[in-house]
RNA sequence: GGGGAUUUAGCUCAGUUGGUUAGAGCGGCUGCUUUACACGCAGCGGGUCGGGAGUUCGAGUCUCUCAGUCCCCACCA
Numbered sequence: 001g002g003g004g005a006u007u008u009a010g011c012u013c014a015g016u017u018g019g020u021u022a023g024a025g026c027g028g029c030u031g032c033u034u035u036a037c038a039c040g041c042a043g044c045g046g047g048u049c050g051g052g053a054g055u056u057c058g059a060g061u062c063u064c065u066c067a068g069u070c071c072c073c074a075c076c077a
Stems, first nucleotide, its partner, number of pairs: 001073007010026004019057001028044005050066005
């Protein structure tokens, strides 16, 4: 330099053909239970989807651009 994958909650990840409110598990907090802890049960909070721009009535989803991570190829040494 060329190509590919990926970026969504604290962590691991879903999210269908662009459409009604952005979700799950684990973790966190509160309560119940217990002498206490753990387990279990019930409830609660936590995001504006990597940044920016565009298309659209409408974008996590499509397009452009920038950036991070990973992989392959090529070149130089």